[in-house]
Context: one part of a larger RNA
RNA sequence: CCCGCGACAAGACGGAAAGACCCCAUGGAGCUUUACUGCAGCCUGUUAUUGGAUCUUGGUAUUUUCUGCACAGGAUAGGUGGGAGGCGAGGAAGUGCGUGCUCCGGCAUGCAUGGAGCCGACCUUGGGAUACCACCCUGAAAGUGCCGGGGUUCUAACCGCGGGCCGUGACCCGGUCCCGGGACAAUGACAGGCGGGCAGUUUGACUGGGGCGGUCGCCUCCCAAAGAGUAACGGAGGCGCUCGAAGGUCACCUCAGUGCGGUUGGAAAUCGCGCAACGAGUGUAAAGGCAUAAGGUGGCCUGACUGCGAGACGAACAUGUCGAGCAGGUACGAAAGUAGGACUUAGUGAUCCGGCGGUAUGAGAGUGGAAUUGCCGUCGCUCAACGGAUAAAAGUUACCCUGGGGAUAACAGGCUUAUCUCCCCCAAGAGUUCACAUCGACGGGGAGGUUUGGCACCUCGAUGUCGGCUCAUCACAUCCUGGAGCCGGAGCAGGUUCCAAGGGUUCGGCUGUUCGCCGAUUAAAGUGGUACGCGAGCUGGGUUCAGAACGUCGUGAGACAGUUCGGUCCCUAUCUGUCGUGGG
Numbered sequence: 001c002c003c004g005c006g007a008c009a010a011g012a013c014g015g016a017a018a019g020a021c022c023c024c025a026u027g028g029a030g031c032u033u034u035a036c037u038g039c040a041g042c043c044u045g046u047u048a049u050u051g052g053a054u055c056u057u058g059g060u061a062u063u064u065u066c067u068g069c070a071c072a073g074g075a076u077a078g079g080u081g082g083g084a085g086g087c088g089a090g091g092a093a094g095u096g097c098g099u100g101c102u103c104c105g106g107c108a109u110g111c112a113u114g115g116a117g118c119c120g121a122c123c124u125u126g127g128g129a130u131a132c133c134a135c136c137c138u139g140a141a142a143g144u145g146c147c148g149g150g151g152u153u154c155u156a157a158c159c160g161c162g163g164g165c166c167g168u169g170a171c172c173c174g175g176u177c178c179c180g181g182g183a184c185a186a187u188g189a190c191a192g193g194c195g196g197g198c199a200g201u202u203u204g205a206c207u208g209g210g211g212c213g214g215u216c217g218c219c220u221c222c223c224a225a226a227g228a229g230u231a232a233c234g235g236a237g238g239c240g241c242u243c244g245a246a247g248g249u250c251a252c253c254u255c256a257g258u259g260c261g262g263u264u265g266g267a268a269a270u271c272g273c274g275c276a277a278c279g280a281g282u283g284u285a286a287a288g289g290c291a292u293a294a295g296g297u298g299g300c301c302u303g304a305c306u307g308c309g310a311g312a313c314g315a316a317c318a319u320g321u322c323g324a325g326c327a328g329g330u331a332c333g334a335a336a337g338u339a340g341g342a343c344u345u346a347g348u349g350a351u352c353c354g355g356c357g358g359u360a361u362g363a364g365a366g367u368g369g370a371a372u373u374g375c376c377g378u379c380g381c382u383c384a385a386c387g388g389a390u391a392a393a394a395g396u397u398a399c400c401c402u403g404g405g406g407a408u409a410a411c412a413g414g415c416u417u418a419u420c421u422c423c424c425c426c427a428a429g430a431g432u433u434c435a436c437a438u439c440g441a442c443g444g445g446g447a448g449g450u451u452u453g454g455c456a457c458c459u460c461g462a463u464g465u466c467g468g469c470u471c472a473u474c475a476c477a478u479c480c481u482g483g484a485g486c487c488g489g490a491g492c493a494g495g496u497u498c499c500a501a502g503g504g505u506u507c508g509g510c511u512g513u514u515c516g517c518c519g520a521u522u523a524a525a526g527u528g529g530u531a532c533g534c535g536a537g538c539u540g541g542g543u544u545c546a547g548a549a550c551g552u553c554g555u556g557a558g559a560c561a562g563u564u565c566g567g568u569c570c571c572u573a574u575c576u577g578u579c580g581u582g583g584g
């Protein structure tokens, strides 16, 4: 060096299972509910099957009879019209006894008696006789017609899983005769309500993983790198309007501030003179503008027009923006001219559907009409998740499933090193005195890569995760043992620093613990790295499936870096590696 055999399991991100955790999918399923929409079911009503009688009570129409009081006034005047007469032996006034209403004054009326008169135009009043007639209003009574409601009752529909008899040899069924119930119940139709009992679905996106929080459209500035444009959960603010004047035109004016002067007037009220180019003002944020003013005031007005639009800007599309000029008619101005809203840039919403106005010269299902519709104008969306899935929608899953992702989290690694550990610089100060024996503020510079993080780079067709056991190996920033310097080193014992990794570095109690506390020792009971070394070496107490319970949260299904009891740890070693032992 080659080839074996026996062992061990550190590596081959070993084998097995298209990761169960996490995220994603306009994926699925189970479950829940005061998510949405339905369905069964239930309740109620109407109607049909469904009929008789009686009592009672409504609505409506009609007939008759009544009813009606402000004040003044003979007094209880409903309205309007006609109207000079009307009623009375078929019985007037009056009287007696009642009834109803009542504003307590009377009104209406019944019976008896009575026996021939009673009422009306006049005076008051907005209005004149209930003397009489007609038509009405308010409220009431009675009668009738129609439509009902309720109670009681009947029996003949209908019902009886009551009885007798028969079919019949029958606990079915039917017939028949009774009995009971009874127009109810049951059933059909229609309507309203309740309705996770059941069903189908929905339950947004962005996101330094996801969730929680925040945000989602538009305007202004910075970022933005001197054309335009330009991202972030970058830094700051606004908008979802307002105004018939705050618009058009013509004419005129100049601000803020400050100095001096001036009654009550003061640091600021109003007044005068001067200085003052813009620091004021501009409806509203900011930016850019603006004194020739776009700022302030007055006069007259409505161009805050209709029909158009050469040509541009911008832009994926759809939107958006500017616009001279032409025609019509108009405002202001002597005129030239200016005016199609506002100093400019926010103040917003596609399409469908529906409403309203117009268009008789758009269409109109054989034709004529109409219904309906088109076109023009206009209105209705915090469709704000603001290019708006539907008119209409929340949760839960640890019982879970599928497809995917290392496009994206939890372990480990990597990068980084804020944080962490260690070292150093400066030296105020402490140390009686004295910065530096020792300690060292305020600050500054590093190293390390053991902490907590940040990032999301290999791995989600799988890199097993805490602690213990076993077995270790390395570093040195050294716990002990060894050698030194300095000391605020008398000695003993120490402090601090330097050299040094050869060897060593305990046994117990509690807890799943690492850690920590405690007990007893020791020369000492070191700090770290090794996938927080080591599960194809062991364990499985913890964490982290399915069961169950408590507390808490939730209407609930369920949930909780809250707790509690329970809970399957597979692999016969091919290669590398290591040990032992052979052959060539």
Base pairs, nucleotide, nucleotide: 001584002583003582004581005580006579007578008577010576011575012574014571015570022405023404024403025402027401028400029397030396031395032394035201036200037199038198039197041194042193043192044191045190046189047188048187049186051154052153053152054151055150056149057148058147059146060145061144062143063142064141065140066139068137078136079135080134081133082132085119086118087117094113095112096111097110098109099108100107101106158181159180160179162178163177164176165175166174167173204216205215206214213233217239218238219237220236221235222234240386241283242342243341247301248300249299250298251297252296253295255279257275258274259273260272261271281290282289284347286345287344288343305328306327307326308325311322312321313320317387330339331338332337353380354379355378356377357376358375359374362373363372412459413457414455415454416453418452420448421447422446423445424444425443429439430438466541467539468538469537471533472530473529474528475527476526479504480503481502482499483498484497485496486495487494506520507519508518509517510516547565548564549563550562551560552559553558

Notes:
A computed fold for a 584-nucleotide part of an RNA from a Clostridia bacterium, annotated as large-subunit ribosomal RNA, domain V. The organism belongs to Clostridia, within Bacteria.